[in-house]
Molecule: transfer RNA
Organism: Candidatus Peribacteria bacterium
RNA sequence: AGGGGCGUGGUGAAAUGGUAUCAUACCGGUUUCCAAAACCGUUGUUGCGGGUUCGAUUCCCUCCGCCCCUG
Numbered sequence: 001a002g003g004g005g006c007g008u009g010g011u012g013a014a015a016u017g018g019u020a021u022c023a024u025a026c027c028g029g030u031u032u033c034c035a036a037a038a039c040c041g042u043u044g045u046u047g048c049g050g051g052u053u054c055g056a057u058u059c060c061c062u063c064c065g066c067c068c069c070u071g
Base pairs, nucleotide, nucleotide: 001070002069003068004067005066006065007064010024011023012022013021018054027041028040029039030038047063049061050060051059
């Protein structure tokens, strides 16, 4: 320099263009002599910018970051 893949709560991951979901963690509660475990509830998320569309995590473009391949 060229090509490909990935980027989603604090963390790990799902998601046919139509209310972004699950687990875990944090916080609160039940239970317990106390705690752990278990159970119930709560909070919090689409890398930046633009485009297409009635509607974008999803499709297109640029940029940023990480990984792989070629030279």